[in-house]
Context: one part of a larger RNA
RNA sequence: GCCGGGGAGUUCACGGGCGUGGCGAGCCUAAGGGGGUCAGCCCCGAAGGCGCAGGGAAACCGAGGGCCCCGCAGCCGGCUCUGACCGGCCAGGGGGCCGCCUCUGAAAGGGGGUUCAGUCACGCCCGUGAGACCAGAAGCCGGGCGAUCUACCCCUGGGCAGGGCGAAGCCGGGCUGAAGCCCGGUCGAGGCCCGAUAGGGGUGGUGAGGUGCAAAUCCCUCCCGUGACCUGGGGGUAGGGGUAAAAGGCCAAUCUAGCCCGGCAAUAGCUGGUUCCCGCCGAAGCCUCUCGCAGGAGGGCCUCCGCGGAGGGAGAGGGCGCGGUAGGGCAACGAUUGGGUGGCAAGGGGUCUAAGGCCCCACCACCCUCUCGAACCCCGAAUGCGCCCUCCCCGUAGAUGCGGGGAGCCGGGCGGCCGGGGGAAGCUCGGUCGCCGAGAGGGGAACAACCCGGACCGGGGUUAAGGCCCCCAAGUCCCGGCUAAGUGCCGAAAUCCGAAGGGCGUCUCCCUCCUAAGACAGCGGGGAGGUAGGCUUAGAAGCAGCCACCCUUUAAAGAGUGCGUAAAAGCUCACCCGCCGAGGAGGGGGGCCCCGAAAAUGAGUCGGGGCUGAAGCCGGGCGCCGAUACCCCGGCGACGUCUCCGGAGGGGGACGUCGGGUAGGCGGGCGCGCACGCCGGGCAGAAGCCGGGGCGUGAGCUCCGGUGGACCGGCGUGUGUUGCGGAUCCCGGC
Numbered sequence: 001g002c003c004g005g006g007g008a009g010u011u012c013a014c015g016g017g018c019g020u021g022g023c024g025a026g027c028c029u030a031a032g033g034g035g036g037u038c039a040g041c042c043c044c045g046a047a048g049g050c051g052c053a054g055g056g057a058a059a060c061c062g063a064g065g066g067c068c069c070c071g072c073a074g075c076c077g078g079c080u081c082u083g084a085c086c087g088g089c090c091a092g093g094g095g096g097c098c099g100c101c102u103c104u105g106a107a108a109g110g111g112g113g114u115u116c117a118g119u120c121a122c123g124c125c126c127g128u129g130a131g132a133c134c135a136g137a138a139g140c141c142g143g144g145c146g147a148u149c150u151a152c153c154c155c156u157g158g159g160c161a162g163g164g165c166g167a168a169g170c171c172g173g174g175c176u177g178a179a180g181c182c183c184g185g186u187c188g189a190g191g192c193c194c195g196a197u198a199g200g201g202g203u204g205g206u207g208a209g210g211u212g213c214a215a216a217u218c219c220c221u222c223c224c225g226u227g228a229c230c231u232g233g234g235g236g237u238a239g240g241g242g243u244a245a246a247a248g249g250c251c252a253a254u255c256u257a258g259c260c261c262g263g264c265a266a267u268a269g270c271u272g273g274u275u276c277c278c279g280c281c282g283a284a285g286c287c288u289c290u291c292g293c294a295g296g297a298g299g300g301c302c303u304c305c306g307c308g309g310a311g312g313g314a315g316a317g318g319g320c321g322c323g324g325u326a327g328g329g330c331a332a333c334g335a336u337u338g339g340g341u342g343g344c345a346a347g348g349g350g351u352c353u354a355a356g357g358c359c360c361c362a363c364c365a366c367c368c369u370c371u372c373g374a375a376c377c378c379c380g381a382a383u384g385c386g387c388c389c390u391c392c393c394c395g396u397a398g399a400u401g402c403g404g405g406g407a408g409c410c411g412g413g414c415g416g417c418c419g420g421g422g423g424a425a426g427c428u429c430g431g432u433c434g435c436c437g438a439g440a441g442g443g444g445a446a447c448a449a450c451c452c453g454g455a456c457c458g459g460g461g462u463u464a465a466g467g468c469c470c471c472c473a474a475g476u477c478c479c480g481g482c483u484a485a486g487u488g489c490c491g492a493a494a495u496c497c498g499a500a501g502g503g504c505g506u507c508u509c510c511c512u513c514c515u516a517a518g519a520c521a522g523c524g525g526g527g528a529g530g531u532a533g534g535c536u537u538a539g540a541a542g543c544a545g546c547c548a549c550c551c552u553u554u555a556a557a558g559a560g561u562g563c564g565u566a567a568a569a570g571c572u573c574a575c576c577c578g579c580c581g582a583g584g585a586g587g588g589g590g591g592c593c594c595c596g597a598a599a600a601u602g603a604g605u606c607g608g609g610g611c612u613g614a615a616g617c618c619g620g621g622c623g624c625c626g627a628u629a630c631c632c633c634g635g636c637g638a639c640g641u642c643u644c645c646g647g648a649g650g651g652g653g654a655c656g657u658c659g660g661g662u663a664g665g666c667g668g669g670c671g672c673g674c675a676c677g678c679c680g681g682g683c684a685g686a687a688g689c690c691g692g693g694g695c696g697u698g699a700g701c702u703c704c705g706g707u708g709g710a711c712c713g714g715c716g717u718g719u720g721u722u723g724c725g726g727a728u729c730c731c732g733g734c
Base pairs, nucleotide, nucleotide: 001734002733003732004731005730006729011130012129013128014127015126016125017124018123019122020121021120022119023118026050027049028048032044033043034042035041054061055060064098066097068096069095070094072092074089075088076087077086078085079083099114100113101112102111103110104109133273134272135271136270140263141262142261143260144259145258151237152236153235154234155233156232157231158230159229160227162194163193164192165190169186170185171184172183173182174181175180199224200223201222204220205219207218208217239255241251242250243249276669277668278667279666280665281664286299287298288297289296290295301408302406303405304404305403306402307401311394312393313392315391316390317389318388319387320386321385322384327379328377329376333373334372335371338368339367340366341365342364343363347361348360349359350358351357352356412436413435414434415433416432417431418430419429420428421427441452442451443450456635457634458633459632460631461630462629466625467624468623469609470608471607475622477621478620479619480618481617482616488611489610501595502594503593505592506591507590508589509588510587511586512585513584514583522579523578524577525576526575528552529551530550533547534546535545558573562571563570636659637658638657639656640655641654642653643652644651645650670723672720673719674718675717676716677715678714679713680712681711688707689706690705691704692703693702694701695700
């Protein structure tokens, strides 16, 4: 891991609710007792409990059917008789009024009650108490068991190759006045030194090993090795205790409090698991409180039942009101640019002949002008809100509402729009709508929440979003334009995009000017004289620089546009003529495109292939494809109404509406064991198992064959240790 078996809401008490049944102004027994065909059952047993009256803390006091009104169902009648009509009577229920009881109060007023329905049993749901759906702690306490491991201590034994150093003391010698010192020898001290696989240890390799040889080992290396040494045997100290040269170390592979058993099914607001089917509805992640924030409670939201009996509505249009947002505005408030005018007693600077005066600034006001404001407004939408009218939708097939039973939820998230916080965020906190959550299908390459669209089942058709060259269903569709970058084929302010700023890239629109009296470009010619203007300067001659920029001849020609020279020269331009013969020059707006443009394995990405009068971009058109959407046909189910059959449970039909669904509520079923009753099957072959046919939406059921070889089933009622794939579930097998 697989298979088989086991495996989780139970029981009792009390309480609430619903259902069914018995009796009913009553109902029931409990303990206990009697009987018996003795676990069944029958009988006795009102003590007591609940109910029949309430109000009040208590003392205490103590209640109507009123022939009242409205009015639902129903019945009767009427009519434009079938309509959601009108009228009448209205049981029972409901509502209202008036009374009545009681408490409070001086009173007024107010609170509670005011007459028939209970009670017992059983079933189901829920609550509380109990282990209380199952499994799971770390822990706490008690009583025991442990010092054969290890720590320390006591008693009694054992052990330490070999080598080195050479303390005191002693002997001899020397020196000396002495204390004593020195030298040689002898000696053999020492938690001395070196060191073998004696023995003990465990430093580094952060080696090997790491389902090991081993739950601490192996190899190399290393430390101690006469001592606070190592070690055998015997004995002692015990769990908040021991022992500890002290690490929270050790106390039997366990130690910041051992182990075993018990209290014990400790507790766990946490985690995991919780077993058959189908049908109906279907949430919440919000508010308040909470030693509350992973929990709980009340409310909201879901579900089921009942009561009640007519209105309800988040929709559309209109009318009348309310408002101060977006925008806008600067009239007031506040801020604010530049200028002007005036004021200014005190501020700053300057100046003077300075008691003081004058000028400038600051400041204040006004005028013109440039701008702003959530907590500014002379204005002011769209939306929104309220009421009314009309329409629409829901509702007598019973809504809104009210009461009761059962929940779940109280971690939300994303998108659009509007806001608070933030530099930003797949950020955070709100409002509102949608979606995911709990929503499948189609599109978006892939992709909870983006687009389309809400899936009962089967079949057929038509569309939506999005698409139609191939992958890939459908146009290599039609018309016009743009793009030459593979721009693009992603753009919805989303994938990544791509900026400021540039581009005689190209298309297009507009304005101004020139042009057959010939423009623009090109080519040819001219481009002169006073003069090398004056000044400056070494020089300055059109062309370093400064000043001026005139006149003449002309078709035209600057006191010179650029190159050039040391300065000249030279080339050239402006300007004019000729040749040529039709557009040209300048400015502005728009479209597409280009540059700007850098990322990590290897070209590397439009989803890919690939695409250029497109398979790109812009505009227009026709068609087609494309979902579980919509339509049609058939089928199933739920709820409701009507109708038919039936004695009833129930069954058939027609019509209407509905059938995505997590938590969750509710309903109906399937299967298993056992008991009782009834009915059946079986050696002429039961159960079980294997293979196959059929029925049912399904849980499942049934039939046939084989195997097997002795029991089994149906219906009804009851009962329950009743359904497994999950729990690192338990046991077994493989």

A computed fold for a 734-nucleotide part of an RNA from a marine sediment metagenome, annotated as large-subunit ribosomal RNA, domain II. Rfam family: Bacterial large subunit ribosomal RNA. The prediction has a mean pLDDT of 83. RNAcentral holds the full RNA, with entries from MGnify.